[in-house]
RNA sequence: GAUUUAUAAAGAAGAGCGAAGAGACUAGGCUCCAUGAAACUCUGGCAACCUGCCCAAGGGAAAGGUGCCAAUACCUAGAUUCAGCAAAAAGAGCUGGAUGCUUAUAAAUG
Numbered sequence: 001g002a003u004u005u006a007u008a009a010a011g012a013a014g015a016g017c018g019a020a021g022a023g024a025c026u027a028g029g030c031u032c033c034a035u036g037a038a039a040c041u042c043u044g045g046c047a048a049c050c051u052g053c054c055c056a057a058g059g060g061a062a063a064g065g066u067g068c069c070a071a072u073a074c075c076u077a078g079a080u081u082c083a084g085c086a087a088a089a090a091g092a093g094c095u096g097g098a099u100g101c102u103u104a105u106a107a108a109u110g
Base pairs, nucleotide, nucleotide: 002109003108004107005106006105007104008103013043014042015041016040021032022031023030025078026077027076028075029074044069045068046067049065050064051063053060054059073102079099080098081097082096083095084094085093
């Protein structure tokens, strides 16, 4: 890297280093940022996917393996479809919903 399943409106920050960007991609917004972004390191924390432990079950706990610690996966679109409104010759439109795509993480498989 591929496939499958699950989760993604909750939760959890300080320091060092670094130097101009960052929020996955494209477009449009919005936000964070020299009172120092991202990346990296240390410490701390959150959560509970896997292992282990306690437990009759439900569940508990947080030792180990991961993960995560601005904003819903920051928001909308990049897809299909349904309902309502509007219109009605056709096309375009507005509001809301469902499913999907993509992305991230975990576990499993080959």
Predicted 3D model of a 110-nucleotide RNA (SAM riboswitch aptamer (S box leader)) from a Bacteroidales bacterium.
Rfam family: SAM riboswitch aptamer (S box leader). Rfam describes the family as follows. The SAM riboswitch is found upstream of a number of genes which code for proteins involved in methionine or cysteine biosynthesis in Gram-positive bacteria.
Model confidence (mean pLDDT): 82 of 100.